[in-house]
């Protein structure tokens, strides 16, 4: 650094160092910041991917291996402001407009739905 696959509108600080960015390509907003940003160090905490424990099934009586559930939060990782802070890539006449005698005729917006992209986890090679 590459495939897959799952989730991402929830949740969750305080202290020291430090000194001016930052909100994880870019752009376009918006917001956070000297009432102290980034990053570090301590000790919390939040969550429940992957282990572990109990349990039930199942492959074959066990050893081991698959699956499903529950407690925990011990171990491995993540996270601890704004929806992945919103948008930029298609598609909906759904609203608002604008036109017409009618018109599924329309550029913007807003709204909804899906993707891309990203972010953590596991498993591969």
């Nucleotide at each position: 650094g590459g495939u897959u696959c799952a989730u991402c509108c929830a949740g969750a600080g305080c202290g020291g160092c430090g000194g001016a960015g930052g909100g994880u390509u870019c752009c376009g907003g918006c917001c956070c910041u000297g009432c102290g940003a980034a990053g570090c160090c301590g000790c919390g905490g939040c969550a429940a991917c992957c282990g572990g424990u109990c349990g039930c099934c199942u492959a074959u009586g066990c050893c081991u291996g698959g699956g499903c559930g529950a407690a925990c939060a011990c171990g491995g990782u993540g996270c601890u402001a704004c929806u992945u802070c919103c948008g930029g890539c298609c598609c909906g006449a759904g609203c608002g407009c604008c036109a017409c005698a009618g018109a599924c005729g329309g550029a913007c917006g807003c709204c909804g739905g899906g993707g891309a992209a990203g972010a953590u986890g596991a498993a591969c090679g």
SAM riboswitch aptamer (S box leader) from a Dehalococcoidia bacterium, 125 nucleotides, folded computationally. It was read from a public genome assembly, where an Rfam model found it.